[in-house]
Context: one part of a larger RNA
This record gives sequence, C1' cells and structure tokens, in this order.
RNA sequence: GAUUGAACGCUGGCGGCAUGCUUAACACAUGCAAGUCGAACGGUAACAGACCGCUGUGAUCCCUUCGGGGUGAACUUGGUGCUGACGAGUGGCGGACGGGUGAGUAAUGCUUAGGAAUCUGCCCGGUAGUGGGGGACAACCCGGGGAAACCCGGGCUAAUACCGCGUACGCUCUACGGAGGAAAGCGGGGGAUCUUUGGACCUCGCGCUAUUGGAUGAGCCUAAGUCGGAUUAGCUUGUUGGUAGGGUAACGGCCUACCAAGGCGACGAUCCGUAGCUGGUCUGAGAGGACGACCAGCCACACUGGGACUGAGACACGGCCCCCACUCCUAUGGGAGGCAGCAGCAGGGAAUCUUCCACAAUGGGCGAAAGCCUGAUGGAGCGACGCCGCGUGAGGGAUGAAGGCUUUAGGGCCGUAAACCUCUUUUCUCAGGGAAGAGCAAGGACGGUACCUAAGGAAUAAGUGACGGCUAACUACGUGCCAGCAGCCGCGGUAAUACGUAGGUCACAAACGUUGUCC
Repeated sequence: GAUUGAACGCUGGCGGCAUGCUUAACACAUGCAAGUCGAACGGUAACAGACCGCUGUGAUCCCUUCGGGGUGAACUUGGUGCUGACGAGUGGCGGACGGGUGAGUAAUGCUUAGGAAUCUGCCCGGUAGUGGGGGACAACCCGGGGAAACCCGGGCUAAUACCGCGUACGCUCUACGGAGGAAAGCGGGGGAUCUUUGGACCUCGCGCUAUUGGAUGAGCCUAAGUCGGAUUAGCUUGUUGGUAGGGUAACGGCCUACCAAGGCGACGAUCCGUAGCUGGUCUGAGAGGACGACCAGCCACACUGGGACUGAGACACGGCCCCCACUCCUAUGGGAGGCAGCAGCAGGGAAUCUUCCACAAUGGGCGAAAGCCUGAUGGAGCGACGCCGCGUGAGGGAUGAAGGCUUUAGGGCCGUAAACCUCUUUUCUCAGGGAAGAGCAAGGACGGUACCUAAGGAAUAAGUGACGGCUAACUACGUGCCAGCAGCCGCGGUAAUACGUAGGUCACAAACGUUGUCC
C1' cells in the first nucleotide's frame, strides 16, 4: 500500500446494488415452513342450492250465521347426497426435492482422468396386452377401557386397496425336455342395435400391465493429487490371498466355513493434532502465500447413540422403533417434545436484522383442469457493514466590517470567508399524473413505488484525524521528568512546533481514526 461477513471511538443528508451469529452443532415460548387429488372409493360432519312436505307463526284471496272456516306466499323446524362442494376415512402421488448447518471426516470425502459387474418413479420412442372371478379391512354402527395420548372387542361396506384363475410377442430360470410369471379402471361425447333403463356397445382422453431403447438421476471400482508432527517406527488376524456358499440392484472378506501366511511401512505405515473439499476469493509484476463468508458443484449431519420399515429412491431435518441427557403434561397408572427451516426469545460474545407483505413473477408438489399448497422465491423493513453515485449551493461582493488569534503595537492571519446583491432547486416539502415487470384474455405483493410535471424556498444536510523526524501541515498560552504522549526513534526537570487548550494549517470526507486479520 492493498484486503475484510469485521468490531470499537467520534460524527452522520440521500439513493442504487450487495451483505449481515465468524462465538454456544447452547437451550428454545409462539406462529408459520408439505401437501394435494371427489375425473380411484365408500360416503356426508360443515356451507350453499334443489326437491319433498311434517311442526309452529301466518300476508293474500274466498266463504261467512261475523263466532269462525278454507286457501296457503314468506319465515321457521324436519327429511332426501339429488347438485355444487367437502370434515374425517380407504387409496394414489409427493413428504429422498426445495431450505439449514459444517459437528464429524486426512479419506467409505473432494478434484481430475478413466472403468465395468448395476438400478432408475415421473418423462420420451418402440412392441404386445388390458379377459374372468374371490375374500377382506377402515370409515360407519354397537359395546368396553383410559385423566389424557390413545386403545380393545363385535357387526356392515366400496375401490385404481388386496388375492387367486386364464392368457404370454417379448421377459425370467433351465438339465434345452420344459417350467414360471401381469394388468384397473375413471371421465367426456354418441347414430343404430340390445337392455333388468343402471347400462352394454362405439369413440376420444387420462390411466394400468409386460418388455425394449433413450434421457435423467444414483450406486460401485481404479489411478494421481489433497495440512502439521518422527520429541509418533513399526502396524495388521477378516488381517492378505484362495476355494465353496450366502448376501446385494451390482463387483468385492461385504459376510460365513475351510485352506494358505500373507498385506502395509523412511517414496513416512501406524499414532497424535488440526480441518468439510472444490469452482474460486484476497494479495502479488509473476512465481508464490493466505483464505474457502456470500453465489455454484460435491460430501456429511438433523437433541446424543443405534436400528430397520416403507419406497424407484432414505437407513429419512419438520416419518417409525429402542436408548442417553434435557424440557413439559399427569388423576402418578402413563404420556408429549426436538428451530443446524423463516421470523423471534434466553444465553454466550467485541459483534451480526422484522415474531413484515405476496404467491403478481420464477420454480416446485398434487390435479384432466379450475385451482390448492409453497418462510423456496419475489419484495419491503432494520444496520454507513461494504462498494458506487449525488448533495450540503452558484456568480458577484473590500469600508478587507464585527469578532477571534497574534504582534516588533505599525500591522498580520482567519478572509471573498461573512454580511449584502443576483441566480438555481440536485436534494427537501407539498400537490397532480403514474408505469414496465404480465405471455391470448383477466390477474402486480413490490406500490400510488420508480419516473414525469407544477409550486415553495438556500432552504433540510460536515465531520474526523493529524501538524518533532519517518510524513503533508506552526504559533500562543498553561504545565514543569508532574500531568501526560508514544507505531519506531523518543518528548516532558520554567521560553515544549512532541503533554493540555486556543487560533491557524494539512489530509481525507458521509465519513474519519483505532484495533484485529492476511498478502
């Protein structure tokens, strides 16, 4: 000199773009962050409608012997899932993405380059199908247990839920003779024919099954590279290899039995410490050094530890089971919980934000769609934390005013600086208009924002550090080795340009200085 996720002191007008728990992977109140599909299904708790007509009030009209009788709009109560819809439930898809964190990990990781023994839902292309049956279980009803969480028994029922049968181009196994194995329907439209009037049937769309190829994603293997310590020199028994078997989607000591005695290591094994890795970032002429916040790729983790289930995919952050610690509820028998999601709270700390708005855009999940959900995301808010831009006025103005400081007492400096005159309005205030971002129509959180126009008025806006040398910038007073300063050298003991104050000056400027940090 340059750097920064910075902090501290003093000061502080505006805008744009970025960025903001580096510490306790410490503990968390509250709300939200993953749902969706009625075009898979039985249904109907709520809302709205339709129809029915029961209970009550009863307008209108008719009759009347004036007592009343009849008609019955409207309201109310009730019924019917009939329609729009839909709580709970069965079923499907998605909760393995998106979001967070960096604890662990020195290699089961990452980077680069290769490889063969694999799987891949949704998506795209091809081929062949989608026939005929059955038995259940929720919801619901009944009964029971429990403080609750919730649980148990009996009965009814639907399906794209479950299970056989038939069929098999291709598929799997094979001793090549053969053997095995599938599916599900739903919705829109419709002339003839049939019909139990539901439909069958035809057609279109969405699905379903088998198989093949692709795309995408993922698993696995190899090589090289990947921090410090030798005051860590030996390490290893499933260890190294073989045979057989098991297991996996797949190779493999991955696992098991038997056999052999191997395997690694000064080219640093093992052990200890530290650490997520990379694209990159900072610095530097470069070589190099340091770092890995934000953004992007990969990995790991989700209170600690362990385990599997489901599934195309997890050994699963807002799933399940067990255990530790902790917190909460309890009728003491037993239960509930996991912010390293977004806000927010306590604590720690030098230190790090709103319990905001919206799904309008981009993207994601589900759905035929309308749409619903989305703290992803888009935005706004807070912080000079950073970078960039703008402003705090411009021109004129010497009796060089007053005042301050200084003086050799004449003067000099602050200083065209001010006052004063003229002008402008970026900002500011107020008012009017007012977007793009949105695609074929509608739809804008931001936002009455940006921007444009008019009016007003210099109005609303300057500090911080330094002035002995390094190093740009000096005098006066106070103090008297005191009080103090200081990055180094060093200043201060009575004329201190080095301490304190004042005037002046220098530097940078909405900042300035200090501290930390790295080159």